[in-house]
Context: one part of a larger RNA
RNA sequence: CUGGGCGUAAAGGGCGCGCAGGCGGGUUAAAAAGUCAUCAAUUAAAGUCCAUGGCUCAACUGUGGGAUGUUGGUGAAACUGUUAAUCUUGAGGUUUCUAGAGGAGAGUGGAAUUAUCGGUGUAGUGGUGGAAUGCGUAGAUAUCGAUAGGAACACCAGUGGCGAAAGCGGCUCUCUGGGGAACACCUGACGCUGAGGCGCGAAAGCAUGGGUAGCAAACCGGAUUAGAUACCCGGGUAGUCCAUGCCGUAAACGAUGAGUACUAGUUGUCGGGGGUAUCGACCCCCUCGGUAACAAAGCUAACGCGUUAAGUACUCCGCCUGGGGACUACGAUCGCAAGAUUAAAACUC
Numbered sequence: 001c002u003g004g005g006c007g008u009a010a011a012g013g014g015c016g017c018g019c020a021g022g023c024g025g026g027u028u029a030a031a032a033a034g035u036c037a038u039c040a041a042u043u044a045a046a047g048u049c050c051a052u053g054g055c056u057c058a059a060c061u062g063u064g065g066g067a068u069g070u071u072g073g074u075g076a077a078a079c080u081g082u083u084a085a086u087c088u089u090g091a092g093g094u095u096u097c098u099a100g101a102g103g104a105g106a107g108u109g110g111a112a113u114u115a116u117c118g119g120u121g122u123a124g125u126g127g128u129g130g131a132a133u134g135c136g137u138a139g140a141u142a143u144c145g146a147u148a149g150g151a152a153c154a155c156c157a158g159u160g161g162c163g164a165a166a167g168c169g170g171c172u173c174u175c176u177g178g179g180g181a182a183c184a185c186c187u188g189a190c191g192c193u194g195a196g197g198c199g200c201g202a203a204a205g206c207a208u209g210g211g212u213a214g215c216a217a218a219c220c221g222g223a224u225u226a227g228a229u230a231c232c233c234g235g236g237u238a239g240u241c242c243a244u245g246c247c248g249u250a251a252a253c254g255a256u257g258a259g260u261a262c263u264a265g266u267u268g269u270c271g272g273g274g275g276u277a278u279c280g281a282c283c284c285c286c287u288c289g290g291u292a293a294c295a296a297a298g299c300u301a302a303c304g305c306g307u308u309a310a311g312u313a314c315u316c317c318g319c320c321u322g323g324g325g326a327c328u329a330c331g332a333u334c335g336c337a338a339g340a341u342u343a344a345a346a347c348u349c
Base pairs, nucleotide, nucleotide: 004320005319006318007303008302012317014200015199016198017197021193022192023191025087026086027085028084029083030082033080034079035076036075037074038073039072040071041070042069049065050064051063052062053061054060090190091187092186093185095182096181097180098179102176103175104174105173106172107171108170109153114148115147116146117145118144119143120142124135125134161168162167205246206245207244208243209242210241214240215239219235220234221233222232257316258315259314260313261312262311265294266293267292268291269290270289271288272287273286274285275284298305299304322349323348324347331342332341333340334339
């Protein structure tokens, strides 16, 4: 080196873009690098392998041959590569439609909570399993009106939609990315994957400056309890929000990498197209793309998966190799820090 695996047993990178590399559609021709055939040279001896001989056997050993490798000559041309030409199915583009919480910025709306001011009004209120702390005659709670400010957007709302993932939900405007369908007009393999690299990346956390209604780590009270550094209650600061910059991790999950092809069906739903029908729409049929529920074959240790595969195959990447030690130490890189990434061993069962 060769093996077997990665939904739940160890194992899919959090997600994308993409250099190198690996792999790559149909046809024709050329050359002959890989490949194959044949010949030759070389591959010291010993050893290894095969055949055969010698010590009574064996070990040991004699003789002969081969194998593998390298180089050269001649030849073959199916496959891979190369070169030249060409094609349209892969890929991309044009045109016409089309759905959407996709992203960024600006503006704006109503409900609610809270606070303040004013009116009405009087003794409670709040909270709990029950209470108490708390608030309230300096007039609370309740109720009506006004004002302020911040944050989040009820109903619509849906195994609905969009996005690579993280994620995205009031309304309007501006800028902007991606997707789907029809037609089969254009380019003509322009493709797939992708070590490094670069970018994006919930929450918490960090830095600077703002903001702070509600909620709320820490903290302070009240309870509970043997205790109660908790669960319950009353308060409450960071934080949660905004701008800019870091951090780079999650059960970042479908615990299932990406791409392509093939392999029975049934039902729901979302977005297109065609047909039938109709005044028109619905219904019904076909079809493309998503998203779900079942289920044949097959697969699976089972559970289950099952055209959105965990089936049948191929290409490329990542990863696993008994438990603990150890998502650790040391070193290195990154970071303001917190820490992150990479990642052992002794020892032990």
Predicted 3D model of a 349-nucleotide part of an RNA (small-subunit ribosomal RNA, central domain) from an uncultured bacterium. The RNAcentral record of the full RNA draws on ENA and SILVA.